[in-house]
RNA sequence: GCAGAGUAGAAAUUUGCGCGUUAAGUGUUUGUUGGACGGGGAGUUGCCGGCAGAACGAAAAGAGAAAUCUUGCGGUGCAGAUUUCGCAUCCCGCUGC
Repeated sequence: GCAGAGUAGAAAUUUGCGCGUUAAGUGUUUGUUGGACGGGGAGUUGCCGGCAGAACGAAAAGAGAAAUCUUGCGGUGCAGAUUUCGCAUCCCGCUGC
C1' cells in the first nucleotide's frame, strides 16, 4: 500500500406463553433527563430508554346458567429459532498478501 474479519444492535418470518378488545399497548409529537455505539480512543444533527404532557385512534363473532372457553382482531408484551442487515463518521489496532 491492497484485501479482509469482528460488536452492541436492527428488521423480516416463525414458534411458545401472555396482555388488551370496558382500549391499555403500539405509532406520532413537545419538554426534560439518561444510556449505548467492532479490540483502544473520540463521537453527531443519527440510535435506544426513563419521567411529565399533547394530538390522533381500533373488530369483533360464536358457545355457555355462570365462571369462562373458542375463533378472530391489535403497526400488542416477553422469550426462543431462522434469515438478512450492521462500527453515522474520524484516528489507531488485528488477520492475510